[in-house]
């Protein structure tokens, strides 16, 4: 150089021909249980879904580029 996958919550991943509130183990925070600590049981927080731009009434999802990462070719 050329061609392909992938980026969603601290982690790991879901997200069903684009459609109204973006979820799910774990983990965190708080309350109850206990002497205390695990466990257990209830609650909550945490995400403008890598970035820009475009299509569209409507985009996590579709399309260009960028930008990281893995893999093939040469």
């Nucleotide at each position: 150089g050329g061609a392909g996958c992938c980026a969603u919550a601290g982690c790991u991943c879901a997200g069903u021909u684009g459609g109204u509130u973006a979820g799910a183990g774990c983990g965190c925070u708080u309350c109850g249980u206990u002497c205390a600590c695990a466990u257990c049981g209830a609650a909550g927080a945490g995400g403008u879904c890598u970035g820009u731009g475009g299509u569209u009434c409507g985009a996590g999802u579709c399309c260009a580029c960028a930008u990281g990462g893995c893999u093939c070719c040469a």
RNAcentral holds the sequence, with entries from ENA. Transfer RNA from a bacterium, 74 nucleotides, folded computationally. The prediction has a mean pLDDT of 80. It matches the Rfam family "tRNA". The family's RNA type in Rfam is transfer RNA.